[in-house]
Small-subunit ribosomal RNA from a marine metagenome, 1492 nucleotides, folded computationally.
Rfam family: Bacterial small subunit ribosomal RNA. Its family is annotated with structural constituent of ribosome and ribosome in the Gene Ontology.
The prediction has a mean pLDDT of 83.

RNA sequence: AGAGUUUGAUCCUGGCUCAGGAUGAACGUUGGCGGCGCGCUUAAUGCAUGCAAGUCGAGCGAGGGAAUUUUCUUCGGAAAAUAUACCUAGCGGCAGACGGCUGAGUAACGCGUGAGUAAUCUGCCUUUAAGAGGGGAACAACUGUGAGAAAUCACAGCUAAUUCCGCGUAAUGUCUAAUGUCUCAAGAUAUUAGAAGAAAGGAUCAGGGUAACCUGGUUCGCUUUUAGAUGAGCUUGCGUCCUAUCAGGUAGUUGGUCGGGUAAUUGCCUACCAAGCCGAAGACGGGUAACUGAUGUGAGAGCAUGAACAGUCAGAGGGGGACUGAGACACGGCCCCCACUCCUACGGGAGGCAGCAGCAGGGAAUCUUGCACAAUGGGCGAAAGCCUGAUGCAGCGACGCCGCGUGAGGGAUGAAGGCUUUAGAGUUGUAAACCUCUUUUCUUAGGGAAGAGCAAGGACGGUACCUAAGGAAUAAGUCACGGCUAACUACGUGCCAGCAGCCGCGGUAAUACGUAGGUGGCAAACGUUAUUCGGAAUUAUUGGGCGUAAAGGGUCCGUAGGCGGCUCAACAAGUCUCAUGUGAAAUCUCUUGGCUCAACCAAGAAAGGUCAUGAGAAACUGUUGGGCUAGAGAUCAUUAGAGGGAGAUGGAAUUCCAGGUGUAGUGGUGAAAUGCGUAGAUAUCUGGAGGAACAUCAAUGGCGAAAGCAGUCUCCUAGGAUGAUUCUGACGCUCAGGGACGAAAGCGUGGGUAGCAAACCGGAUUAGAUACCCGGGUAGUCCACGCCCUAAACGAUGAAUGCUAGGUUUAUGGGGGCUCGCCCCUUGUGAGCCGCAGCUAACGCAUUAAGCAUUCCGCCUGGGGACUACGGCCGCAAGGCUAAAACUCAAAGGAAUUGACGGGGGCCCGCACAAGCAGCGGAGCGUGUGGUUUAAUUCGAUGCUAAGCGAAGAACCUUACCUAGACUUGACAUGUUGGUGGUACUGAUCCGAAAGGGGAUGGACCCGCAAGGGAGCCAACACAGGUGCUGCAUGGUUGUCGUCAGCUCGUGUCGUGAGAUGUUGGGUUAAGUCCCGCAACGAGCGCAACCCUCGUGGCUAGUUAAAUUUCUCUAGCCAGACUGCCUUAAUAAGGAGGAAGGUGGGGAUGACGUCAAAUCAUCAUGGCUCUUACGUCUAGGGCUACACACACGCUACAAUGGCCGGUACAGACGGUAGCUAAGUCGCGAGAUGGAGCCAAUCUGAAAAAACCGGUCCCAAUUGGAAUUGUAGGCUGAAACUCGCCUGCAUGAACGUGGAGUUGCUAGUAACCGCAGGUCAGCAUACUGCGGUGAAUACGUUCCCGGGCCUUGUACACACCGCCCGUCACGUCAUGGAAGUUGGCAACACUUGAAGUCAUUGGGUGAACCUCUUUGAGGACACAGAUGCCGAAAGUGGGGCUGAUGACUGGGACGAAGUCGUAACAAGGUAGCUGUACCGGAAGGUGCGGCUG
Repeated sequence: AGAGUUUGAUCCUGGCUCAGGAUGAACGUUGGCGGCGCGCUUAAUGCAUGCAAGUCGAGCGAGGGAAUUUUCUUCGGAAAAUAUACCUAGCGGCAGACGGCUGAGUAACGCGUGAGUAAUCUGCCUUUAAGAGGGGAACAACUGUGAGAAAUCACAGCUAAUUCCGCGUAAUGUCUAAUGUCUCAAGAUAUUAGAAGAAAGGAUCAGGGUAACCUGGUUCGCUUUUAGAUGAGCUUGCGUCCUAUCAGGUAGUUGGUCGGGUAAUUGCCUACCAAGCCGAAGACGGGUAACUGAUGUGAGAGCAUGAACAGUCAGAGGGGGACUGAGACACGGCCCCCACUCCUACGGGAGGCAGCAGCAGGGAAUCUUGCACAAUGGGCGAAAGCCUGAUGCAGCGACGCCGCGUGAGGGAUGAAGGCUUUAGAGUUGUAAACCUCUUUUCUUAGGGAAGAGCAAGGACGGUACCUAAGGAAUAAGUCACGGCUAACUACGUGCCAGCAGCCGCGGUAAUACGUAGGUGGCAAACGUUAUUCGGAAUUAUUGGGCGUAAAGGGUCCGUAGGCGGCUCAACAAGUCUCAUGUGAAAUCUCUUGGCUCAACCAAGAAAGGUCAUGAGAAACUGUUGGGCUAGAGAUCAUUAGAGGGAGAUGGAAUUCCAGGUGUAGUGGUGAAAUGCGUAGAUAUCUGGAGGAACAUCAAUGGCGAAAGCAGUCUCCUAGGAUGAUUCUGACGCUCAGGGACGAAAGCGUGGGUAGCAAACCGGAUUAGAUACCCGGGUAGUCCACGCCCUAAACGAUGAAUGCUAGGUUUAUGGGGGCUCGCCCCUUGUGAGCCGCAGCUAACGCAUUAAGCAUUCCGCCUGGGGACUACGGCCGCAAGGCUAAAACUCAAAGGAAUUGACGGGGGCCCGCACAAGCAGCGGAGCGUGUGGUUUAAUUCGAUGCUAAGCGAAGAACCUUACCUAGACUUGACAUGUUGGUGGUACUGAUCCGAAAGGGGAUGGACCCGCAAGGGAGCCAACACAGGUGCUGCAUGGUUGUCGUCAGCUCGUGUCGUGAGAUGUUGGGUUAAGUCCCGCAACGAGCGCAACCCUCGUGGCUAGUUAAAUUUCUCUAGCCAGACUGCCUUAAUAAGGAGGAAGGUGGGGAUGACGUCAAAUCAUCAUGGCUCUUACGUCUAGGGCUACACACACGCUACAAUGGCCGGUACAGACGGUAGCUAAGUCGCGAGAUGGAGCCAAUCUGAAAAAACCGGUCCCAAUUGGAAUUGUAGGCUGAAACUCGCCUGCAUGAACGUGGAGUUGCUAGUAACCGCAGGUCAGCAUACUGCGGUGAAUACGUUCCCGGGCCUUGUACACACCGCCCGUCACGUCAUGGAAGUUGGCAACACUUGAAGUCAUUGGGUGAACCUCUUUGAGGACACAGAUGCCGAAAGUGGGGCUGAUGACUGGGACGAAGUCGUAACAAGGUAGCUGUACCGGAAGGUGCGGCUG
């Protein structure tokens, strides 16, 4: 520090995801040791048991009491005295308000920070100044009686005190009053006067006294007071989460006055008075939440968090309340209500672990019912001391951080084993074994701390640490290995099982699943999950954007707010500097130090605020005051204009009405029809009515804020521009909320209605046609008034100001020059085009900015859900404005590029069409294919590019198929081992269809050192073998586009880039062929040429034929044709000559690539598969089947013909397992025969159409030959299934072929025959050969295919593309809904506990007072009662928020469902859009708008 992911590729926008860190964590696998930390995040749920707050006898009475003394004694003991150690229930004092736990509540002066308290309190502690005199009274304990199950209580009686209460005394304290001084202040202070108000003793020492007791000292206490410290209360500036789909809230509410209350201010409380107070800088409401120091992360700014530690707050089962006290409204105190649990004798009682352990429950999840007060600290005490689950320690847990170890050195035959393999080897791997060494750790034994100051006293702990001995001994896992991301192979699986953070893997060769080997990372851990920061500049202050990606409000006015020209002066709020205070400690950073290091701990320093106060500066901002004129406004003059409103008026046209002329059609369309018309239309003429809109001018023009505005005239009215001087003197800019305007459609009321025209009705089109087209037609369109308030309301570009090259056009002003018609120069304000710098992802923008800057407003933050739901506001309605979430996807998107495609455009070519000729498609037959059949009908080829194709020839063989019979190292190859001489070989003969199985007889070879070896054979083992599968694992070969003219590269240049340029353009060509031009210059593969052949000529040579020369012929070598000549700038086109002329004809030759095209059955080959069979052999059968369909052919349908007879003319090719002559026989096929020929010699071999003559006479015939019968021939072991040929007989369909479709442009088509290969035989097929020998091409509109350029694109598997909506099914989340059922906070009324406060009398009462004194009265207190308030409860109607709900609405996703085809190309009616109507659905139509 980045990376992956949208695309065929690119750049951008933009989301998603990953790599890092962290955690009070949890889970999975694994687990040696130690140190230091941490450990219920959930149920503030409920709790058994034990402990967690006591202490003081030096406050008090009382009780107990070891011991001592005395007396008595039955010798056991008893009694009395002393009250000394010690113990303590009660009274009393202090503590219990700390410490410990938790985070429910709380959005608050709760917390943080800084102030204030002149508005306050403060026990214990320190300090100042004084005092402590003298009386009285009660209540516990205790005793007695009683009640109760218990808890406990009642009554009566006795008693002490540091308990309680009077009296006395007291000020610089408190209160009141007066006066002065000071202060910003409510107060402070000084003086004077007055008033009220205190106390407690204990211990010890000394002295006196018999004693009680008295005096004094010391000490601990007590009372008042001064100052402090500490702690606390209250007030206050600033800061402190989300929500406006919470916008108004508030009656003690805001303020005042008299009172009350408090330690103290205050509506804190009461009464009265006033009507305020808070709020867009967010009141009120809702949700969530303890806050902070800090912690995590980050470069920082920030963001997230608030465990442990520390500070504050709050709470103690839920709620309320007070008491005591210095302090509480009190965790281990009290009272009441509620819920829950327990005890109970049913009457009544007891309780509160969010203290430490522990239990249950919840949960993914969090420990021991431990030791000790030794240390630190706390409470009490004079002290010893006691108490202390605070604390110090230990235990459990890899929960975290840190440290150590699991050995070190040597060791190659690179062992064995594993895995892989190209079978050679490679790898695990110096790893192991083995040798040498060490002992951290471990075990055993011995010693043994510091922590303790001040004598003793150590839980931890026989711990840390030290020493010795033993022995490599006791100690390694986990995750990953497709990319991101370090690390690869084998096997298994076969879109299955599974993986996955994102992209994505898996459909038979998976580095992605599972296993194994290997490798990589980390390591006592590793991985996963969750959360958080980062990366994310992805909320952008630092640090983003808004023309087209998401995003400028439809427009203007304007309030609050924000911002604001030049200059002078003052102030000092902002700003800057310095100082002081504070910002707790811990943490972080730095430097040191202590544990062996580290973690950890300690010390010092530094740092940290939007803080407070003081002093200073005055440039800038601000405030105040003065001035200025460049901004803004005003005045005067001139000026352009569809600017707005109202009224009047004009002509053309449509329609209608009336009349005339006139007759059969008209109208409409792609073509038609509906419609209108003989009741007289259309057409034409005249007259009239009525409504709406204003041709030409007219424009790329003008005006307006936008929407928008167009005949002419008049009236009213707004704004702009130019010029000029004068005036005001910053009066300005922008604008949340607010207000006004706002196309079309639509709504209401009333008019109007010519044309047009949603809906609707017909006619067409169509598979359908709720559309496009046609004929009608109503709302509406028009007017007045009132609503609606939305548009692609667009320049998809907010407003204002300044600056930054130009050129050109146009509208309208001003100035100047000048021939004075024009024109030129210059200066403003608008409206356009082009273009530099600059900007931009690119396209593009560019003084009318999308450039450079400033100010203000609006808006955006992935796509969908969703311009939606709910709520609110507005509206008559339609609907508008505001505006989510669940869920779902990994994209959605912008610009540009290359292709492909278009029922886009341009240019061009091709037997592509057209013009022709001959066919096919109909018949019969042949062949092939499909289908069907079959035991098998072997397999492959399937649009063009399969189908007379592989197959250049299936009777057996071929043959791969079927049936049956056989063989198993095999029909064929190689190797190893063993055996083998009557062995190999031969094979009479038997079984058998054959193969095969038995098997008599005969009977070997080569080398040799003579041992043996080789060959052969037998057996066993390796292996052979497979036309078995995969052409989608492959090589090779082939088809097709296409013999189309294309396909690329190097360097350079342009572009951020994909890419472009070159290769485009103007011409031209068969051609990317050539020329010219050009940021390109060159080159390669293709084209052409080079090759073969035919055509002309020359030369040379030549077997064969009786002959020879020429010719012909055969063979070979040359010549010729190259745009050479004319013409043209050049290419080209044209012309001459020439056998041939522009490629002379034909062939071979097939660029980069496309189709996962074809072939595993030519061959080769990876993998898989069979192995007495899917191999091999044999016989027979099948590949030849046959309701049918298709493809390619043959023969025909006849007279341009058939038949008969006669007579001509080729080329090319073949021939020894061959061609076969003459001759003879046969009607013929053929037989016989054998000459000749390895071929210019012999032979196949007759060419046929043609020509001549005859016959047939238009007829299913003398056309046509299928089919069938029969007799033969040939090949071959074999002709039945299943060959060919011949003779005779038979004589079918068929009379020129529907839609459609094929070939061909000249020696071509068509017609005619000949030959060859294959082959024993079999040719209508294939490949060649010659003979006869045409017609037509205007031309490129159309069909098909192709090439180039351009354009659009939502396509890239590339139009056989993409894609929209309804419907049907399933799943999921969600809205509505009659209702049902919870929760929360209020309100009204009723009832109202405890308790404070107030009132109260007829109850009760020790202290004090009075009097008439055993008593009475008073004061006061208590109980009671009443009242206010009041927790809770009840009732009621509402509010907010959940859950659920028959049914219902849309949404998302889902495999290959249904219907259409709306969009993307002119997407086949251009699309989109607001609105209205309609329709199964996409959608259609009307009106207006936009160009995307």